[in-house]
Molecule: Bacterial RNase P class A
Organism: Bacteroidota bacterium
RNA sequence: GCAGCAGGCCGUUCUAUCGCUGCUUUUCCUUUAUUGGAAGAGGAGAGGAAAGUCCGGGCAACACAGAGCAUCCCACUUCCUAACAGGAAGGCCUUAUUGCUUGCAAUAGGGACAGAAAGUGCCGCAGAGAACUAUACCGCCUUUUCGCUUGCGAAAAGGUAAGGGUGAAAACGUGAGGUAAGAGCUCACGGCUAACAUUGGCAACAGUGGUAGCGGGUAAACCUUGGGAGUUGAAAGACCAAAUAAACCGAAGCGUGAGGGCUGCUCGCUCAAUUUCGGAGGGUAGGUUGCUUGAUCCUUCUGGUGACGGAAGGGCUAGAUAAAUGAUAGGACACGACAGAACCCGGCUUAUAGGCCUGCUUUUUUU
Numbered sequence: 001g002c003a004g005c006a007g008g009c010c011g012u013u014c015u016a017u018c019g020c021u022g023c024u025u026u027u028c029c030u031u032u033a034u035u036g037g038a039a040g041a042g043g044a045g046a047g048g049a050a051a052g053u054c055c056g057g058g059c060a061a062c063a064c065a066g067a068g069c070a071u072c073c074c075a076c077u078u079c080c081u082a083a084c085a086g087g088a089a090g091g092c093c094u095u096a097u098u099g100c101u102u103g104c105a106a107u108a109g110g111g112a113c114a115g116a117a118a119g120u121g122c123c124g125c126a127g128a129g130a131a132c133u134a135u136a137c138c139g140c141c142u143u144u145u146c147g148c149u150u151g152c153g154a155a156a157a158g159g160u161a162a163g164g165g166u167g168a169a170a171a172c173g174u175g176a177g178g179u180a181a182g183a184g185c186u187c188a189c190g191g192c193u194a195a196c197a198u199u200g201g202c203a204a205c206a207g208u209g210g211u212a213g214c215g216g217g218u219a220a221a222c223c224u225u226g227g228g229a230g231u232u233g234a235a236a237g238a239c240c241a242a243a244u245a246a247a248c249c250g251a252a253g254c255g256u257g258a259g260g261g262c263u264g265c266u267c268g269c270u271c272a273a274u275u276u277c278g279g280a281g282g283g284u285a286g287g288u289u290g291c292u293u294g295a296u297c298c299u300u301c302u303g304g305u306g307a308c309g310g311a312a313g314g315g316c317u318a319g320a321u322a323a324a325u326g327a328u329a330g331g332a333c334a335c336g337a338c339a340g341a342a343c344c345c346g347g348c349u350u351a352u353a354g355g356c357c358u359g360c361u362u363u364u365u366u367u
Stems, first nucleotide, its partner, number of pairs: 001363001003361008012332007020045002023042007047338001051349002054347005059233004066267004071229005076090005091113001092111009114224002119222002121218003137164002139160010172190006191214004196209005237289004248279005259271004296315008
């Protein structure tokens, strides 16, 4: 220097003229009235995802009487946060590469990480056999009989699971003894699991010690255990103006409580008098608010491994309501991708032309 992987940031820009929306302010006209309108000055005006609507909250309304069942979510430890199914750091397990003292270290990744000794299910094909200690295909050993070439071959009965084979996985491994041949049958050294003791750590855990034991995996299968979850959503709500017919007909029901509310259902509790369904008709669809000062942004110092916190100083940066930021001209350049707020904020997920920065790996060149 090229290439690859991972993470992060930016994501068109400058000048001029005209135009759009809202805020502050000046003047003029109009009006009961800053009521309506016109002209000028100043300032401001879409995103890193505004998308998805998947989570968590703020705020608003309803409820505040629960109990049972159901439904859904979370699940190693500690911390951050308003909170979270989010984030940070660590522990344990695991993949790849490299190194070496061959099970340890380094680098880059992954984990939906409680429980398999409560129960049920599943593990195709292959294989003798895939979980009440299973199974005997080849093989090994003993006895009997037959044949033949001093030992072999065949058959039957019994023993075996160390060797071989199948498989992702076959009942802990290596070695020795023992045995007719074998087997944790016995021993030595290891491995794994459990509780206990001790050392380190806030903890999950890790090291050491002796004791006991040694038939898998899978819960992103059903399930079990522990913890948790009120509903609705700015078209939520609140207020004002105007108009009118909670009037008419039919059916059912109703203080023995119709109907409403308490997540879905049942019970229970509570409010409460006309309710529900259908028919034929009447009035309105206008305005104000919610609506942007926030768990907010910037700078400096400071605490922490970090997510993030504390202190001081400074700032106000869209509020539209059928929906505002566009057009023209010239220049720069990476020649512009994905793409437009609608109550607000914190996450997650998805889309993305091109540029820049950091780390690691391979390779090339130079010293």